[in-house]
Context: one part of a larger RNA
RNA sequence: CUGGGCGUAAAGGGCACGUAGGCGGUGAAUCGAGUUGAAAGUGAAAGUCACCAAAAACUGGCGGAAUGCUCUCCAAACCAAUUCACUUGAGUGAGACAGAGGAGAGUGGAAUCUCGUGUGUAGGGGUAAAAUCUACAGAUCUACGAAGGAACGCCAAAAGCGAAGGCAGCUCUCUGGGUCCUUACCGAUGUUGGGGUGCGAAAGCAAGGGGAGCGAAUAGGAUUAGAUACCCUGGUAGUCCAUGCAGUAAACGAUGAGUGUUCACCCUUGGUCUACGUGGAUCAAGGGCCCAGCUAACGCAUGAAACACUCUGCCUGGGGAGUACAAUCGUAUGACCAAAACUC
Numbered sequence: 001c002u003g004g005g006c007g008u009a010a011a012g013g014g015c016a017c018g019u020a021g022g023c024g025g026u027g028a029a030u031c032g033a034g035u036u037g038a039a040a041g042u043g044a045a046a047g048u049c050a051c052c053a054a055a056a057a058c059u060g061g062c063g064g065a066a067u068g069c070u071c072u073c074c075a076a077a078c079c080a081a082u083u084c085a086c087u088u089g090a091g092u093g094a095g096a097c098a099g100a101g102g103a104g105a106g107u108g109g110a111a112u113c114u115c116g117u118g119u120g121u122a123g124g125g126g127u128a129a130a131a132u133c134u135a136c137a138g139a140u141c142u143a144c145g146a147a148g149g150a151a152c153g154c155c156a157a158a159a160g161c162g163a164a165g166g167c168a169g170c171u172c173u174c175u176g177g178g179u180c181c182u183u184a185c186c187g188a189u190g191u192u193g194g195g196g197u198g199c200g201a202a203a204g205c206a207a208g209g210g211g212a213g214c215g216a217a218u219a220g221g222a223u224u225a226g227a228u229a230c231c232c233u234g235g236u237a238g239u240c241c242a243u244g245c246a247g248u249a250a251a252c253g254a255u256g257a258g259u260g261u262u263c264a265c266c267c268u269u270g271g272u273c274u275a276c277g278u279g280g281a282u283c284a285a286g287g288g289c290c291c292a293g294c295u296a297a298c299g300c301a302u303g304a305a306a307c308a309c310u311c312u313g314c315c316u317g318g319g320g321a322g323u324a325c326a327a328u329c330g331u332a333u334g335a336c337c338a339a340a341a342c343u344c
Base pairs, nucleotide, nucleotide: 003316004315005314006313007298008297012312014199015198016197017196021192022191023190025086026085027084028083029082030081034078035075037073038072040070041069042068048064049063051061052060053059089189091185092184093183095180096179097178101175102174103173104172105171106170107169108152114146115145116144117143118142123134124133160167161166204245205244206243208241209240213239214238218234219233220232221231256311257310258309259308260307261306265288266287267286268285269284270283271282272281273280274279293300294299317344318343319342328335329334
């Protein structure tokens, strides 16, 4: 390489859009150097295979095969091409519907903290126990008032939305997508997708704001043989906002996308139809259980890990190593691509 694989053993790209390429609905007609069939020519000799000679071998004779190529004729199912048509795939419009989908602006209450004023007096805080800390310069507690920042209790759910990351107080503006439908149109416009482009948690970076709480680093108190920890008292960066970068996660369903086919039952969300039996039918979505089947087992089981097809990414013993070097990208940390020697 092939073969075989990728939920958990090595292996699905973090996610999408999409170029090249691959693959691709139905009915006709045309075409014919993809393809099928037939004939002829050629396929030197040696070689190879069979047969003949007294002939095992060598030798000699004779014949076959020689997957190929060329030319001519025929066919037209499939593939390709051209043309015409169709509606089930895809899409657009109408009529309804649900939603923490996104962006911007405004606004609300509870709580923590700080400050001011009043009241009031000896502790408060913290822990397994303490101490650092705080307090007669009046704390803790309590009442009223003010400031400021961050997060949105109940509702709340196996719920909903989103391609993924993710999204939750309330209101407004702008805006993306989705579902249903006895609705109209279009007429294969599809699918996957190497490169490419965009999005992409947290932490981090640049420069500017902000800073209540929490809190890497750090200081102190404890614990301990030690304690660069776990516990406690403080506390900087950060967390927040606006702008740019970075581009990684157990980015997980550890399960790529798309299409079709498959025994039952239960629940939930959003529609449509039906109608009163606290029902029935049917789409789309989220869960549970399970037959066949699959699986090494666990388990999966119409949301497949079943049965099939198309395209794509990836794997090939452990370590060395997701490392070194080189290239590219980045302000940087680093990211991406990615070995070998050696060793078991």
Molecule: small-subunit ribosomal RNA, central domain
Organism: Ehretia macrophylla